Transfer RNA from a Candidatus Omnitrophota bacterium, 71 nucleotides, folded computationally. RNAcentral holds the sequence, with entries from ENA. The organism belongs to Candidatus Omnitrophota, within Bacteria.
[in-house]
RNA sequence: GCGGGCGUAGUUCAGUGGUAGAAUGAUAGCUUCCCAAGCUAUAGAUGGCGGUUCGAUUCCGCUCGCCCGCU
Numbered sequence: 001g002c003g004g005g006c007g008u009a010g011u012u013c014a015g016u017g018g019u020a021g022a023a024u025g026a027u028a029g030c031u032u033c034c035c036a037a038g039c040u041a042u043a044g045a046u047g048g049c050g051g052u053u054c055g056a057u058u059c060c061g062c063u064c065g066c067c068c069g070c071u
Stems, first nucleotide, its partner, number of pairs: 001070007010024004018054001026042005047063005
């Protein structure tokens, strides 16, 4: 330099163009003599900039970061 893959919650991962989810973690409450466990509730995310579309995490382009391969 060229090609490919990945980027979603603090972490690990889902997500078929139509309200963005789970597990775990965090906070609060219930329970308990206390702790742990259990139950309930709350907050928390689509790497960035554009394009297409009535509507984009999803499709397209560029870019940034990480990984792999070729040279």
The prediction has a mean pLDDT of 82.